[in-house]
Molecule: small-subunit ribosomal RNA
Organism: uncultured prokaryote
RNA sequence: UGAGAAGAGUUUGAUCAUGGCUCAGAUUGAACGCUGGCGGUAGGCCUAACACAUAACACAUGCAAGUCGGGCGAGAAAGCAUUUCGGUGUGAGUAGAGCGGCGGACGGGUGAGUAACGCGUAGGAAUUUGCCCAGUAGUGGGGGACAACUUAGGGAAACUUAAGCUAAUACCGCAUACGCCCUACGGGGGAAAGCAGGGGAUCUUCGGACCUUGCGCUAUUGGAGAAGCCUGCGUCGGAUUAGCUAGUUGGUGGGGUAAAGGCCCACCAAGGCGACGAUCCGUAGCUGGUCUGAGAGGAUGAUCAGCCACACUGGAACUGAGACACGGUCCAGACUCCUACGGGAGGCAGCAGUGGGGAAUAUUGCACAAUGGGCGCAAGCCUGAUGCAGCCAUGCCGCGUGUGUGGAGAAGGCUUUCGGGUUGUAAAGCACUUUCAGUUGGGAGGAAAAGUUAUAGUUUAAUACGCUAUAGCCGUGACGUUACCAACAGAAGAAGCACCGGCUAACUCCGUGCCAGCAGCCGCGGUAAUACGGAGGGUGCAAGCGUUAAUCGGAAUUACUGGGCGUAAAGCGCGCGUAGGUGGUUUGUUAAGCGAGAUGUGAAAGCCCCGGGCUUAACCCUGGGAACUGCAUUUCGAACUGGCAGUCUUGAGUACAGUAGAGGGAGGUGGAAUUUCAGGUGUAGCGGUGAAAUGCGUAGAUAUCUGAAGGAACAUCAGUGGCGAAGGCGGCCUCCUGGACUGAUACUGACACUGAGGUGCGAAAGCGUGGGGAGCAAACAGGAUUAGAUACCCUGGUAGUCCACGCCGUAAACGAUGUCAACUAGCCGUUGGGACUCUUGAAGGUCUUAUGGCUCAGCUAACGCAUUAAGUUGACCGCCUGGGGAGUACGGACGCAAGUUUAAAACUCAAAUGAAUUGACGGGGGCCCGCACAAGCGGUGGAGCAUGUGGUUUAAUUCGAUGCAACGCGAAGAACCUUACCAAUCCUUGACAUCCAGAGAAUCCUUUAGAGAUAGAGGAGUGCCUACGGGAACUCUGUGACACGUGCUGCAUGGCUGUCGUCAGCUCGUGUCGUGAGAUGUUGGGUUAAGUCCCGCAACGAGCGCAACCCUUGUCCUUAGUUGCCAGCACUUCGGGUGGGAACUCUAGGGAGACUGCCGGGGAUAAACCGGAGGAAGGUGGGGAUGACGUCAAGUCAUCAUGGCCCUUAUGGGCUGGGCUACACACGUGCUACAAUGGUCGGUACAGAGGGCAGCAAACCCGCGAGGGUAAGCCAAUCCCACAAAGCCGAUCUUAGUCCGGAUCGCAGUCUGCAACUCGACUGCGUGAAGUCGGAAUCGCUAGUAAUCGCGAAUCAGCAAGUCGCGGUGAAUACGUUCCCGGGUCUUGUACACACCGCCCGUCACACCAUGGAAGUAGGUUGCACCCGAAGACGGUGCGCCAACCCAGCAAUGGGGGGCAGCCGGCCACGGUCAGGUCAGCGACUGGGGUGAAGUCGUAACAAGGUGGCCGUAGGGGAACCUGCGGCUGGAUCACCUCCUU
Repeated sequence: UGAGAAGAGUUUGAUCAUGGCUCAGAUUGAACGCUGGCGGUAGGCCUAACACAUAACACAUGCAAGUCGGGCGAGAAAGCAUUUCGGUGUGAGUAGAGCGGCGGACGGGUGAGUAACGCGUAGGAAUUUGCCCAGUAGUGGGGGACAACUUAGGGAAACUUAAGCUAAUACCGCAUACGCCCUACGGGGGAAAGCAGGGGAUCUUCGGACCUUGCGCUAUUGGAGAAGCCUGCGUCGGAUUAGCUAGUUGGUGGGGUAAAGGCCCACCAAGGCGACGAUCCGUAGCUGGUCUGAGAGGAUGAUCAGCCACACUGGAACUGAGACACGGUCCAGACUCCUACGGGAGGCAGCAGUGGGGAAUAUUGCACAAUGGGCGCAAGCCUGAUGCAGCCAUGCCGCGUGUGUGGAGAAGGCUUUCGGGUUGUAAAGCACUUUCAGUUGGGAGGAAAAGUUAUAGUUUAAUACGCUAUAGCCGUGACGUUACCAACAGAAGAAGCACCGGCUAACUCCGUGCCAGCAGCCGCGGUAAUACGGAGGGUGCAAGCGUUAAUCGGAAUUACUGGGCGUAAAGCGCGCGUAGGUGGUUUGUUAAGCGAGAUGUGAAAGCCCCGGGCUUAACCCUGGGAACUGCAUUUCGAACUGGCAGUCUUGAGUACAGUAGAGGGAGGUGGAAUUUCAGGUGUAGCGGUGAAAUGCGUAGAUAUCUGAAGGAACAUCAGUGGCGAAGGCGGCCUCCUGGACUGAUACUGACACUGAGGUGCGAAAGCGUGGGGAGCAAACAGGAUUAGAUACCCUGGUAGUCCACGCCGUAAACGAUGUCAACUAGCCGUUGGGACUCUUGAAGGUCUUAUGGCUCAGCUAACGCAUUAAGUUGACCGCCUGGGGAGUACGGACGCAAGUUUAAAACUCAAAUGAAUUGACGGGGGCCCGCACAAGCGGUGGAGCAUGUGGUUUAAUUCGAUGCAACGCGAAGAACCUUACCAAUCCUUGACAUCCAGAGAAUCCUUUAGAGAUAGAGGAGUGCCUACGGGAACUCUGUGACACGUGCUGCAUGGCUGUCGUCAGCUCGUGUCGUGAGAUGUUGGGUUAAGUCCCGCAACGAGCGCAACCCUUGUCCUUAGUUGCCAGCACUUCGGGUGGGAACUCUAGGGAGACUGCCGGGGAUAAACCGGAGGAAGGUGGGGAUGACGUCAAGUCAUCAUGGCCCUUAUGGGCUGGGCUACACACGUGCUACAAUGGUCGGUACAGAGGGCAGCAAACCCGCGAGGGUAAGCCAAUCCCACAAAGCCGAUCUUAGUCCGGAUCGCAGUCUGCAACUCGACUGCGUGAAGUCGGAAUCGCUAGUAAUCGCGAAUCAGCAAGUCGCGGUGAAUACGUUCCCGGGUCUUGUACACACCGCCCGUCACACCAUGGAAGUAGGUUGCACCCGAAGACGGUGCGCCAACCCAGCAAUGGGGGGCAGCCGGCCACGGUCAGGUCAGCGACUGGGGUGAAGUCGUAACAAGGUGGCCGUAGGGGAACCUGCGGCUGGAUCACCUCCUU
């Protein structure tokens, strides 16, 4: 004695929290799908649908309650035997019926009703009790009937009437009366029945009497068991059910009952119940238990057991010990059946069974052998109770479907990276076994009785009978072909179901292509699906497995154990206060709570523990224990709570003296300002806005001065200042009045806290009545803005705002924080209020009260709160339980109305939400940078042409690129080719690769046809290696594997590239902070071109970027001098040409140099910056290469590569011609110009960097020229291309469509090339278009730059105005960062994260769904009133009728007592009527709501969302919404004020 507690998925870019939804577990009287070998054991009609009637629905058939001859009378028949044919015997005192007794009230079924003393538990007093047990006392003597039966009627039947006969343990008196009952205490009253067995005396009417035994009977007492009644406590939901009650509550007296009692009646009183939930409505049999759960609980009430209720529906009584009676009676009703139409019969919620209903639940079985029940003395009879069997995998349990061995890892399947892997020791093969099923045979136990015989005991007069015990004999089994055992044969007859994306164990292929489908949640499927379907494989369970439904669990998701309410859902707007709850200190007492012990009870079964028996187990049986956490009684204790009686003063309050204050109400009064009116001065505008206009004004405005009127509000003071419970309160004065605080004493003595209902106050708006009306201002009007503008802005303007009285009762009524009390570190204010102290002081210190800021501990999801708590506790109240629907509908209450308050459901979603994080974004802010703007120079956009694109056209105009970041781009060069396109034509192992077979060397030439590809013919040619078999290369033919594809997918990819951007960023390790996402570092102060550097710092370091290293250019040195150079020397043809030189230039190797190194300044003693010196160069010297993490599903399958798909006599291959070059048009990029800074002509000067052999080509000759001819040199510092041009010096042109400009066109040519028609470039002559500097807009550039000038190269046969390079000449400007664009960084807001090209609101239109209202319609249920009044019991009457008893009489008979029929009365079921209440249904039409990939209108919200938003209220408007009034901050930004920390 307790053993027991698990989580996961899903909101987000990510996080933590809140919060719902979902899953894993266990279970079931289950059902469905697929499958199915055996046994044991248990279980097996849970009921719908519908608007309702109607499934406690209706039932054919059989059975389920009878028994007793030992209570009584009467009493067959068939058959058999016999017969004289009349009978007789037997059957047989049997069957059946009747009178009588007992039973039928048990057993069995069902759960409709019932929210109740119905049930559970614990008690109680005013009762009854057949059979049973025990005790006491009896059991005497009489009488009269009624069935059966007989006779006679009625009826179809059921049945019934009349007359007559008869028995009893049937009925009725009399006698007796120990107990018993009544009583006025004197007395009075009341019973009975016999039957059976046996028998010795005695008697006998021969029947018996009598005795005895057994069973009965009567009276009474007690018991057992059973039943009735009463009470405490417990026992579902709804308050959108709050009041209910008239026999109601009590009393007195009666009646009635077995019994208390308004149970019933008369009279009297006015009570009784209820917020601790009455009444009403809905639902429901209750319990032991069962399922689940760690438990507490939650759900449930099949089987088994206890209780209750019911028996076609409603009512009623009779009989009886017991019923208001399942298989009894009467009446009424519905239904069914029979009928001769007059009348009758019936009640499966007993067992089987049928129909129906339903997803769904069994045989019209066997037996009384056992257990139990009824009757009987008994034998026995009856028993659908029960025991068994049948059906069903419905549950639980057990067993089997083989075991061992077996690697050539067989075949087949699947897959593959083609090697293999896997299925897989699995199979086959070999060796064994035989449970279960099958066949055959054997074979317990369940049986105890009863009967009979014998013996003993008991009873008795007795050896009868009866009973008890022992022994023997006989003998009873439905199940049953039982369990069990043995034999036989053979692996033989026996495996499925679900799942495999995550949760959740288990993966691949094919098919499909947002289709088909899956799905418990998240979600999968749009051409590579582990998620759909199939397959292989795997995982899990297994004669089952899944699905569905349901309950508990997980769910701490209703929280007692065990939750919350500042911002997530949630504190009433605020007080006062009733009930209730809770309550300071101390003493005594009590013992209700509380604690301990004992007793009784808590049925059995079940659960749990320990044992035993079924082969085990389940299950069942059996023994013991524990438990049943409860209730009642009793004893003890007295700490705490409570009660009672006292005490105390600290809680609370009162008195006294003071203090501060926009606290409230009433009355008066003051000045400033606006407006209006009157008058004066004065003249043309005023007013208003982003800009305007409407409006006012020459009839004198605005402005200004004087005066008057009137209403409203009170500047400055004024302050995170004051007061108040909150709403709220602001000039001054007076009156009335509430509260707070301080001080010191005195008093009362717990008088307190909270507070459901209740009640009062309660901003603004709004309503009613009457006033008032200056300003402001919903509505309204006009003007603007706009696409529109029912708005924002402007001009006007009415309700209203103000007062009095009365309503309304709501706000973001907020500190989004209920009230009260206690405790828990500090610092600084409010020159706040008060007191004390110390003071020169307006200073300081202490206490208290109020009100603020910061910060510990602690708490919190975080933000934050933090003695004014959101900390730690106590008391009480209110409220919450996913989002939407909805604070809505209906109902109630309140209100004049507006509306307020209380307050759902259907349906729908898997989220909605809070705080914080990182980004992105903002018509947010700060700082910084960039040819970003500005300052300048030159362009584009206008013209012509070139080129690219779009569009259009076309047979084709191949394809791609499309904001920046496509468009002189791929294309560094389309006449053919290219070429991918189109038309025609041809080929099919192919133009190309590999393999196989055959043939041939390869190859070359000629010719014919054809547009060509191609086809045919002819000829030349026989090579190389060899082991002699053949082989290598190449060509042709054939076959199939395959080739091929610029076909598709750049959204399947690699690679490459663009872009932000040469912007300064992007990250990591360790540490630290944070629950975490993350932060820190990387922020801050400076500085820089730079995350460059310095300083500071919970950071310290590091990486990719920046910079540097690399190339080039600028200076010098050195080395080396050819093809380059030439200062000095010499020669010279005057050309560095030659000798020579190595100085210079130059070339190309190596070095030096520049580092803020030096000085000064300010700066922080830093980094750096500014200035200066020196220097060729100065702060990165100039230029280039170099492109971080990443973004754009950016671009490219047509460079290339590549997965998948597609084509295969074609989407492949060849060829000819055409096209890519088209042309109403639009755009981009360029060229040339428009001219005098120019054109033309003449002369003349100076580069750099390149290229060149299928090439560059000099010189010479020819041509006006392009070019041609010829030809030296050069594989290049040597030769050539190759004259640079602008410039300079002259001349001319003189502002014009020109001597500008050159397009276009004509003619003639050159070159390249098979070929310049479509479609090349160039030359010459002629022609001479547009264009006179370009609208809106827009581009480039900060120095050797822009601008301008020419030169070269790649591609290339030829073709450049393009591209890439090269040098010549060579500027202007930058104050500066307000603005535009882009970027960086910090910060802020966010409802965005596909990230503002975001998100998102409402009307309208369409479809579907549920729902509210509604004229009405058809029902259920129910209260009041009234009518009717069956059966029945009760009461009254009873002229009619009547055996027992009494009286009279000889008798007949009469009378009495008593009773019956009938009638009457009240009660009362069904039924009916009137007006209602209530519930659910349908309903034309109508209201809103929800949902729905791509509808319409706007853009209300999220950023300052472009008018900040929101709350309440009122008005207005297509719609989101707008406006007025008051409120909130859950508003950004800027400024100011105040305060705090360091």